[in-house]
A computed fold for a 203-nucleotide RNA from Nitrospira sp., annotated as Bacterial large signal recognition particle RNA.
Rfam family: Bacterial large signal recognition particle RNA. By type it is a non-coding RNA gene.
The model forms 91% of the base pairs in the Rfam consensus.
The organism belongs to Nitrospira, within Bacteria.
RNA sequence: GCGCGCCACUGCCUGAAUAUUUGAAAUCUGGUGCCUGACGCGCCAAGAAAAAGGGGCUGGGCCCUGUGCGACAGAAUCCUGUGAACCCCGCCAGGUCCGGAAGGAAGCAACGGUAAGCAGGCCAGUCUGGGUGCCGCAGGAUCACCUGGCCCCACUUUCUUGGCGCGAUAACAUCAUCUCUCAUUGCUUGGACAGAGGCGCGC
Numbered sequence: 001g002c003g004c005g006c007c008a009c010u011g012c013c014u015g016a017a018u019a020u021u022u023g024a025a026a027u028c029u030g031g032u033g034c035c036u037g038a039c040g041c042g043c044c045a046a047g048a049a050a051a052a053g054g055g056g057c058u059g060g061g062c063c064c065u066g067u068g069c070g071a072c073a074g075a076a077u078c079c080u081g082u083g084a085a086c087c088c089c090g091c092c093a094g095g096u097c098c099g100g101a102a103g104g105a106a107g108c109a110a111c112g113g114u115a116a117g118c119a120g121g122c123c124a125g126u127c128u129g130g131g132u133g134c135c136g137c138a139g140g141a142u143c144a145c146c147u148g149g150c151c152c153c154a155c156u157u158u159c160u161u162g163g164c165g166c167g168a169u170a171a172c173a174u175c176a177u178c179u180c181u182c183a184u185u186g187c188u189u190g191g192a193c194a195g196a197g198g199c200g201c202g203c
Base pairs, nucleotide, nucleotide: 005199006198007197009195010194011193013191014190015189016188018186019185022183023182024181026179029176030175031174032173033172037169039167040166041165042164043163044162045161046160047159048158049157050156053153054152055151056150057149058148059147060146061145063140064139065138066137067136068135069133070132072129073128074127075126077124078121079120080119081118082117088113089112090111096105097104098103
């Protein structure tokens, strides 16, 4: 001189015990219901729902008229058939008439078609009709009857929220007690780390 170690001091961190410190949470027991909580009752206010009553406005039906559409009925058109000896048409055998002849003329029946008429008849459209139609449009009327929508008034019941009062209270509140925990304060004490020092005194 270094290292280890020891000693006290300072700083900082931290553990433990303790207490008429203070605060908080939980537990036990008991009291109270003043504050507060939730509960019950009453009152007031607001909101929501339901139902009864009254009033107003308005739509539709029932009523009338017109019009439109459809169904039904009838009639005719239409379709089919039939249907004219002659006074309908076409075509006209036979026969008739004119002509010397060639060739023409009129024309019955039959046949074909058609008119009036008759019979039947799907579809389609036309006209007419009404004790027709859960039909459409428009207008009119509307005491009563039926049915629907909207608005207003005011009453009742129930529920919710808020406020007030009263009551009771096991959970809520409060007071006291018991046990225990955490934090804080005080006191005592232990330890780690760091800093800068010391290593004795006397005989």